[in-house]
Molecule: SAM riboswitch aptamer (S box leader)
RNA sequence: ACUUCAUCCAGAGCGACCGAGAGACCUGGCUCAGCGACGUCGCAGCAACCAUCGCCCCGUGGUGGGCGAGGGUGCUCCCGCCAGGACCGAUGGAAG
Numbered sequence: 001a002c003u004u005c006a007u008c009c010a011g012a013g014c015g016a017c018c019g020a021g022a023g024a025c026c027u028g029g030c031u032c033a034g035c036g037a038c039g040u041c042g043c044a045g046c047a048a049c050c051a052u053c054g055c056c057c058c059g060u061g062g063u064g065g066g067c068g069a070g071g072g073u074g075c076u077c078c079c080g081c082c083a084g085g086a087c088c089g090a091u092g093g094a095a096g
Base pairs, nucleotide, nucleotide: 002096003095004094005093006091007090008089013043014042015041016040017039021032022031023030025085026084027083028082029081044076045075046074048073049072050071052069053068054067055066056065057064058062080088
């Protein structure tokens, strides 16, 4: 890097820098944007996936369930912005 599996209507923003488009692709809408969007960095936050630790519940038996903590990854306008198309994209863990 590719394939398979799972998730994508919950949740969570400020500052600095940059400077023109941005919200994945196509069509049609809608929205954000020189009152500085998008992006990058810092800090803060959220708790989706994973493992760890602690406590609790059920059970004869666990690869069971719940809560909390910190960690890794991720995320923090609008349902992946919406509808159709394409069957694409993103994230995480596991297997090959």